[in-house]
Molecule: transfer RNA
Organism: Saccharimonadales bacterium (SeqCode)
RNA sequence: GGGGAUGUAGCUCAGUCGCUAGAGCGUUCGCCUGAAAAACGAAAGGUCACAGGUUCAAUUCCUGUCGUCCCCA
Numbered sequence: 001g002g003g004g005a006u007g008u009a010g011c012u013c014a015g016u017c018g019c020u021a022g023a024g025c026g027u028u029c030g031c032c033u034g035a036a037a038a039a040c041g042a043a044a045g046g047u048c049a050c051a052g053g054u055u056c057a058a059u060u061c062c063u064g065u066c067g068u069c070c071c072c073a
Stems, first nucleotide, its partner, number of pairs: 001072007010025004027043004049065005
């Protein structure tokens, strides 16, 4: 330099024929207990890497940039 994959909650990841952003774990609170753990209930937590474009509407499609990983030279 060329090609490919990937970027979503604190962590691991779903969600793509475009139409309200989710799960598990973790955290906090409640419940339970003599106290704690486990179980159960609830809550908080996200500019969907960044910028632009298409569209009534974009995490999703298109373009560029950046980060990480792999292959070729």